[in-house]
RNA sequence: GGGGAUGUAGCUCAGCUGGGAGAGCGCCACGUUCGCAACGUGGAAGUCGGGGGUUCAAGUCCCCUCAUCUCCA
Numbered sequence: 001g002g003g004g005a006u007g008u009a010g011c012u013c014a015g016c017u018g019g020g021a022g023a024g025c026g027c028c029a030c031g032u033u034c035g036c037a038a039c040g041u042g043g044a045a046g047u048c049g050g051g052g053g054u055u056c057a058a059g060u061c062c063c064c065u066c067a068u069c070u071c072c073a
Stems, first nucleotide, its partner, number of pairs: 001072007010025004019056001027043005049065005
């Protein structure tokens, strides 16, 4: 220098053919208990790596770019 993969909640990840942003764990509150754990109920937490474009509508399609991993040189 060239090719490929990955990037979504604090962590690990899902998200179908473009249309409601989600799960588990963790965190907070409440209930249960003498108390803790466990369990139950509720809640908070997201510029979907960044920018631009297409579209009525983008996590998803296109372009540029950044980071990590990997292959070739």
Molecule: transfer RNA
Organism: uncultured Eggerthellaceae bacterium